[in-house]
Context: one part of a larger RNA
């Protein structure tokens, strides 16, 4: 390279934007590049196929054809793909009117909880285990009542509920602010899908300067437990969690399921828009119709397990990947990082 694959067997990039590519809606006209079709040239000879034919025969040699799938020129079609110019509106987008949200950023405010400080009352234990020590207490703990302080975290509602490209995201208000839906239907007129590189976002850990520092709690330290315990329990505890600002760029970053489009029975639930219809019209039923989210099932798919309109069915675009375990996601090397490290990525050798 072909083939053939990616939910679980190897294998979808952690998301997203967007460059070059790459592919791309209806129309009509013209070109004729790509495609087709005629001719003419070339495609050295040998040789490989075929046909005859010499050496007694055959290797060998002779003569002929064939092919030489190519390329140039030329003439000519104009369905399709291009390339120019015209229209169109269903793609996309964009107006107007409306909705729902833990979508994000900054500021503020609140109540339980908790620790710790002071005062009272109050006395002998507490705490914590399977059961016990460490540990705290007559220097008045624990309980309990009044004051205070401080940091983190936001019970109910709370729900296969919402919202977000992933990560994530959850008291309350306020100000900026993105992004979706639904409905009407003026305006643009293909202005689109993907997308190698780039660029941007990316949980916890982690590191950097500086601050905060109530819980918890790596590391450590004791006490149990055991044979033994560098663990599972238990008492304490320092990085850390927390906030700025800059790093890291990783996750079983999961749906282990790449992004857009078309297409293909149903049934039953949520949630957010429209319509319509009825009623004891606060308000709910019922039919539908658009858009997210579940549970089941027909067809079809699968190796089964299941997947079934949110596809893993079926059809065509573009991407990233994947090619026996082990060595190794390692070593060398680049690129990156402050550093931890992180990409990118073999081989010998083995079986």
């Nucleotide at each position: 390279c072909u083939g053939g694959g990616c939910g679980u067997a190897a294998a979808g990039g952690g998301c997203g934007u967007g460059u070059a590519g790459g592919c791309g809606g209806a129309u009509u006209a013209u070109c004729a590049a790509g495609u087709c079709a005629g001719a003419g040239g070339u495609g050295a000879a040998a040789g490989c196929c075929c046909a005859g034919g010499g050496c007694u025969c055959a290797a060998c040699c002779c003569u002929g054809g064939a092919a030489c799938u190519g390329c140039c020129u030329u003439u000519g079609a104009a369905a399709c793909u291009g390339a120019u110019a015209u229209u169109c509106u269903u793609g996309a987008g964009g107006g107007c009117g409306a909705g729902a949200g833990a979508g994000g950023a900054u500021g503020g405010c609140g109540g339980a909880a908790u620790u710790c400080c002071c005062a009272g009352u109050g006395u002998a234990g507490a705490g914590g285990u399977g059961a016990a020590a460490u540990u705290c207490g007559u220097a008045g703990a624990u309980a309990u009542u009044g004051g205070g302080a401080a940091g983190a975290a936001c019970a109910c509602c709370g729900g296969u509920g919402g919202c977000g490209a992933a990560g994530g995201c959850g008291g309350c208000c306020a100000u900026c602010u993105g992004g979706c839906u639904c409905g009407c239907g003026a305006c643009u007129g293909a202005c689109g899908c993907u997308g190698a590189g780039g660029c941007g976002c990316g949980a916890a850990a982690g590191c950097g300067u500086g601050g905060g520092g109530a819980g918890c709690a790596a590391a450590c330290a004791g006490g149990a437990u055991u044979a033994g315990a560098u663990a599972c329990c238990c008492u304490g505890g320092u990085a850390g969690u927390c906030c700025a600002c800059g790093c890291c760029g990783u996750a079983a970053a999961c749906g282990a399921u790449g992004u857009g489009u078309g297409c293909u029975a149903g049934a039953c639930g949520u949630u957010g828009g429209g319509g319509g219809u009825c009623u004891c019209u606060u308000a709910g039923g019922c039919c539908u119709u658009c858009g997210g989210u579940g549970u089941c099932g027909c067809a079809g798919c699968u190796a089964a397990c299941g997947c079934g309109a949110u596809a893993a069915a079926u059809a065509g675009a573009c991407c990233g990947c994947c090619u026996g375990g082990g060595g190794a996601g390692u070593a060398c090397g680049g690129c990156c990082g402050c550093a931890a490290g992180g990409u990118u990525a073999a081989a010998a050798c083995u079986c």
A computed fold for a 351-nucleotide part of an RNA from an uncultured prokaryote, annotated as small-subunit ribosomal RNA, central domain.